[in-house]
RNA sequence: GGUCGGGUCCUGUGCGACGAGUGGCUGCGAACCGAGUCAGGGUCGGAAGACAGCAGCUCUCACCAGAACCACUCGGGUGCCGCAGACAACCUGGCCGUC
Numbered sequence: 001g002g003u004c005g006g007g008u009c010c011u012g013u014g015c016g017a018c019g020a021g022u023g024g025c026u027g028c029g030a031a032c033c034g035a036g037u038c039a040g041g042g043u044c045g046g047a048a049g050a051c052a053g054c055a056g057c058u059c060u061c062a063c064c065a066g067a068a069c070c071a072c073u074c075g076g077g078u079g080c081c082g083c084a085g086a087c088a089a090c091c092u093g094g095c096c097g098u099c
Base pairs, nucleotide, nucleotide: 001096002095003094004093005092006091007090008089010085011084012083013082014081015079016078018075019074020073021072022071023070024069025066026065027064034059035058036057037056042051043050044049
């Protein structure tokens, strides 16, 4: 000096961690304006029964609250992570040639 490669750096892509948000999950949750069941009482009926239905109970909508877990979205001076590309510069290794 040439050539091949590796690392730093750059780009793209993928994975994970972190942060934020949303949802799932749990809880609470309707005097009436949700549902179901409807004691008592009420209405109809000669009766058998039927009807509406307060309280109570059960389930739940919205709202609100919640440690952890799961899923999705976004983010970056995240990761001595993966793959690929581009290689100006720096560092480094092998081979060849020359002094």